[in-house]
Overview: Small-subunit ribosomal RNA, 5' domain from a metagenome, 522 nucleotides, folded computationally. The prediction has a mean pLDDT of 88.
Context: one part of a larger RNA
């Protein structure tokens, strides 16, 4: 000088963007942060309509739906940075692999069976929760057929799948259900994309040698076993190798990178916010499900800790968002709302989303504007200096004459809205003018923020400066006080009776919603 997630004094008007626990990955009360699907299923607690009714109630009949079984999804999206010197990141390459949802082709999608939750009835507990008998359903679950360009193979031949749903409807069957016909979604199998994800190789990645040797599955070979997969990944057995002064090993520090700060640059220093990658979820340890986890708001287990107990036995886990204690110099609301963007689940409609838009607190930062403006000499009073003659504060005020930014008040008032409903025309499927899909017109409509941005008006100078310094480096001096005190102080150094260096005060200089210390880079 230039930075900072900064803190600490003094002081504070108004906006626009940004940023905010750098300590104890310490402990946590409360509420929210992952649900959806009735178009899979059997039902019907609760609310609403319907029916019927002895007025007591009954009835899934319809709108919907708690709770139950299935499905998808809680591997995503938030946090955090302990661990971790390499099972990490970062650049570049590789081959022995998997990949739900999606995208494209080919093919199927036939016919059966026993269950089991919930409901009912008994039954244990203090509770968490759990047993026992009768029923029942599915896209739950298991044969069976079929079966390939898939797998296996000894090349002959074995093996192995599916599940329905929901919507119209003209002919024919049928008492009615409904078959049948057709659209739609979905299921099963195979290839191929795409997206992800698993491995594995090179080179690069802090500091110590007051750490010089280090290793036994250890290094490799056969053979097997295992995984989606290559491999000592794991076993038997064989060989006796592998690492190391180009630093192994060991200690200590640390998430890594894009970035960021500084700097002419080379290069130091950083990795907060925002974005890749990692690991981690009270501590350790483990699997199950699954397409994907060894799984932050899932199971076990063992431990510490806190709660609840009827002492028999239970329940938890903010390093999501607010919040609370603590700890610290030191970091914010127990907020709105799903409008928007995106996500999850549904055909949709919608749900649900503390992800994300908002909005509140802080001068935390950067920036913008404002705290009047023009005139004004009697150089006014008051202060302060004085060589008593005057200077200086100073056009500064005061008076006059203007303006009204932004604060206030009042009225207006955009875009952020894409869509989704519905009517209706087109074209497409189709037997079909019906459904259902595309497009195009209409018309009611959907905004947290919002007293929005912005646009008028009105009204008055009216609501709005500080702060650090003044020996010399450094811009910028005088008077009084003190009297080696009492102080200053970045260095050098002031201070012991005339201090420009301490305290005050008058002027003065620098910047200014700030200034200054104070810590930290470069």
């Nucleotide at each position: 000088g230039a930075u900072u997630g900064a803190a600490c004094g003094c002081u504070g008007g108004c906006g626009g963007c940004a940023g905010g626990c750098c300590u104890a990955a310490c402990a946590c009360a409360u509420g929210c942060a992952a649900g959806u699907c009735g178009a899979g299923c059997g039902g019907c607690a609760g609310c609403g309509g319907g029916c019927c009714u002895u007025c007591g109630g009954g009835u899934g009949c319809c709108g919907g739906c708690g709770a139950g079984c299935g499905g998808c999804g809680g591997a995503c999206g938030g946090g955090u940075g302990a661990g971790u010197a390499a099972u990490g990141c970062g650049u570049g390459g590789g081959a022995a692999u998997c990949u739900g949802c999606c995208u494209a082709u080919a093919g199927g999608u036939g016919g059966g069976g026993g269950a089991u939750a919930g409901c009912c009835c008994g039954g244990a507990g203090a509770a968490a929760u759990c047993c026992g008998g009768a029923u029942u359903a599915a896209u739950a679950c298991c044969g069976c057929a079929u079966a390939a360009u898939a797998c296996c193979u000894g090349a002959g031949g074995g093996u192995u799948a599916a599940a329905a749903c929901g919507g119209a409807g003209g002919a024919u069957c049928g008492c009615a259900a409904g078959a049948c016909u057709u659209c739609g979604u979905g299921c099963c199998u195979a290839u191929a994309g795409a997206u992800g994800a698993g491995c594995c190789c090179a080179c690069g990645u802090c500091a110590g040698a007051u750490u010089a040797g280090c290793u036994a599955g250890u290094u490799g070979g056969u053979a097997g076993g295992g995984u989606a997969a290559a491999g000592g990944c794991c076993u038997a057995c064989c060989a006796a190798g592998g690492c190391g002064a180009c630093g192994a090993u060991c200690u200590g520090u640390a998430g890594c990178u894009g970035g960021c700060c500084u700097g002419a640059g080379a290069g130091g220093g950083u990795g907060g916010c925002c974005a890749g990658c990692c690991a981690c979820a009270c501590u350790g340890g483990a699997a199950c499900u699954g397409a994907g986890a060894c799984a932050c708001g899932g199971u076990c287990c063992a431990g510490a800790c806190u709660c609840c107990u009827a002492c028999g036995g239970g329940a938890g886990g903010c390093a999501g968002c607010a919040g609370u204690g603590g700890g610290g110099a030191a970091u914010a609301u127990u907020g709105g709302a799903c409008a928007a963007u995106g996500g999850g689940c549904g055909c949709a409609a919608g749900c649900c989303u503390g992800a994300u838009c908002c909005a509140g607190c802080c001068a935390u930062g950067c920036c913008g504007c404002g705290u009047g403006u023009g005139u004004g000499a009697a150089g006014a009073a008051g202060g302060c200096c004085u060589u008593c003659g005057g200077g200086u504060u100073g056009u500064a005020a005061a008076g006059c004459a203007c303006u009204u930014u932004a604060a206030g008040u009042u009225g207006g008032g955009a875009g952020g809205a894409a869509g989704g409903u519905u009517u209706u025309c087109u074209g497409g499927c189709u037997a079909a003018u019906a459904u259902c899909c595309a497009g195009g017109a209409g018309a009611a409509u959907u905004g947290a923020c919002g007293u929005u941005a912005c646009c008028a008006a009105c009204a008055g100078a009216a609501u709005a400066a500080g702060c650090a310094c003044c020996g010399g480096c450094u811009a910028a001096u005088u008077c009084c006080g003190u009297g080696c005190c009492a102080g200053c102080a970045g260095c050098c150094g002031c201070g012991g009776u005339a201090a420009u260096a301490c305290g005050g005060a008058a002027g003065g200089u620098g910047c200014g919603a700030g200034c200054g210390u104070u810590a930290a880079u470069c």